Annotation:
This is a predicted structure of a 530-nucleotide part of an RNA (small-subunit ribosomal RNA, 5' domain) from an uncultured prokaryote.
Context: one part of a larger RNA
RNA sequence: GAUUGAACGCUGGCGGCAUGCUUAACACAUGCAAGUCGAACGGCAGCACGGGAUAGCUUGCUAUCCUGGUGGCGAGUGGCGGACGGGUGAGUAAUGCGUAGGAAUCUGCCCUGUAGUGGGGGACAACCCGAGGAAACUCGGGCUAAUACCGCAUAAUCUCUACGGAGCAAAGCUGGGGACCUUCGGGCCUGGCGCUAUAGGAUGAGCCCGCGUCGGAUUAGCUUGUAGGUGGGGUAAGGGCCUACCUAGGCAACGAUCCGUAGCUGUUCUGAGAGGAAGAUCAGCCACACUGGGACUGAGAUACGGCCCAGACUCCUACGGGAGGCAGCAUUGGGGAAUAUUGGACAAUGGGCGCAAGCCUGAUCCAGCCAUGCCGCGUGUGUGAAGAAGGCUCUAGGGUUGUAAAGCACUUUAAGUGGGGAGGAAAGGUUGUUAGUUAAUAGCUGGCAGCUGUGACGUUACCCACAGAAUAAGCACCGGCUAACUCCGUGCCAGCAGCCGCGGUAAUACGGAGGGUGCAAGCGUUAAUC
Repeated sequence: GAUUGAACGCUGGCGGCAUGCUUAACACAUGCAAGUCGAACGGCAGCACGGGAUAGCUUGCUAUCCUGGUGGCGAGUGGCGGACGGGUGAGUAAUGCGUAGGAAUCUGCCCUGUAGUGGGGGACAACCCGAGGAAACUCGGGCUAAUACCGCAUAAUCUCUACGGAGCAAAGCUGGGGACCUUCGGGCCUGGCGCUAUAGGAUGAGCCCGCGUCGGAUUAGCUUGUAGGUGGGGUAAGGGCCUACCUAGGCAACGAUCCGUAGCUGUUCUGAGAGGAAGAUCAGCCACACUGGGACUGAGAUACGGCCCAGACUCCUACGGGAGGCAGCAUUGGGGAAUAUUGGACAAUGGGCGCAAGCCUGAUCCAGCCAUGCCGCGUGUGUGAAGAAGGCUCUAGGGUUGUAAAGCACUUUAAGUGGGGAGGAAAGGUUGUUAGUUAAUAGCUGGCAGCUGUGACGUUACCCACAGAAUAAGCACCGGCUAACUCCGUGCCAGCAGCCGCGGUAAUACGGAGGGUGCAAGCGUUAAUC
């Protein structure tokens, strides 16, 4: 000199863009953060509509009851998603990361192709009845549906194979409709969404390997599934991954083992560079989710807001037993020099579910707080010598503050008040038309056009008008380094200080004042890096 996720002291006008628990991976009250689908299913608790019955009468209203008939829908079965998104950096010195390669693998949803989607069965929730419990909840009996579950059929470019052969699947739902049939439910035709098997792709994931990746030798030897082989097992997959037997190896001064420290990288800071330091925000990877262990489900699991066991802690309890996990967003206590709102909205972008409308989304977009940082603007402009008054100083003449003020003439950025006012909006709905599909001018899908219509921010950005200099300057320093000097007080005292060093009666170095210098909504100090 540059820099910072900074803090502290004094001071503080506005805006834009960013950043904001670095400490206790300490403990958490409360709310929210993952749901969705009725176009898979049986149903109907609640709401609304319709229908029926009864009663009252004001003769078309009210009340009660019944009714899944309709819109919808609590709980339940079922599907998909809760493995993404979000947080944190405890652990990890290599099961990680970075980079360059590899072969023995899997991959839901998505894309392209091929083939199929036939015919049956038995249950379990919900519900009803009963029982236990303070609760959490649990148990017994009975009825029932499905895209839930299980056989049968079919079976290849799939799997296994001794090459003869053997084995393996599925599920329906829904929009529209001219003939024909009908048990009046529909069949049948057609469109859409699904389902099954398989091939390829895309994406994602698992595995192996070369090189690189902090300090300590006051850590020198380490290792028995250890190193390799054979047989077997296991996995999606290679492999001591596991197991039986055999061999006795393997690593290490090019640092094994042990100890300490640490998430890694793109990058960031600094520097002329070489380097050195760091790894906040943003992005990629990894690890973790109260502590330790375990599996289940699934295409996929470190399963944060899943399950089981043990432990610590907290809470409820009728003492028998139960409930919980903010390193999600806010918030609280605590720790600390120190770090924000228990805010708004799904309008946009993205994600989950759904045919869609839509629902959910503390992701996200916004707003709030803080000079924490960077950037921009303002705190007026011109004129004005009687060089006013006052202050300070003085050789008492003067000098300086100083064109500074006052005065005169202007301007109105920003702030304030009042008006106007984009863009972020693409969608969606509806009508018409056109192309495709089709038997079809239904329906569905795509394009185009008309109409309608969606904004949290938001009192938006921006523009115009109004009034008036009106509302807006501090901080540090002035011995040398280092830009900037005098007076008073003090008297080796009080004090200053980054280094040299000042102070013991004329201190440009302490304290105050006047003046000056430097930066400026900041200025200094401390800490830290180069």